RNA sequence: GCGGGACACUCUGGAGAGACUCCGUCCCCUGCGGGACGGGGCACCGAAGGGGCUAAAAGCUCUCAGGUCCAAGGACAGAGGGGCGGGG
Numbered sequence: 001g002c003g004g005g006a007c008a009c010u011c012u013g014g015a016g017a018g019a020c021u022c023c024g025u026c027c028c029c030u031g032c033g034g035g036a037c038g039g040g041g042c043a044c045c046g047a048a049g050g051g052g053c054u055a056a057a058a059g060c061u062c063u064c065a066g067g068u069c070c071a072a073g074g075a076c077a078g079a080g081g082g083g084c085g086g087g088g
Stems, first nucleotide, its partner, number of pairs: 007082001009080005018042001020041009043068003049064001050062003
């Protein structure tokens, strides 16, 4: 210098499951009522992360965490992709 791999990062796609119920605070509304946040209850999901099985792993399994209108997140897939300086 060239090429390859992995990875940060960017774009695109990306499932599932209660718009449940009770309590509290706040906001909106003429009223009925609606919304946000926090806590509890039962039900459920599984594709961030985590645990388990196993020789080893996993789209298996468990759901601790997380999630169950939208948003956000999202395993994974496709495309792109940069790598300088200083300190410990």

A computed fold for an 88-nucleotide RNA from a Gammaproteobacteria bacterium, annotated as Glycine riboswitch aptamer. Lineage of the source: Bacteria > Pseudomonadati > Pseudomonadota > Gammaproteobacteria. It matches the Rfam family "Glycine riboswitch aptamer". Its family is annotated with glycine biosynthetic process in the Gene Ontology. The sequence was found by an Rfam model in a public genome assembly.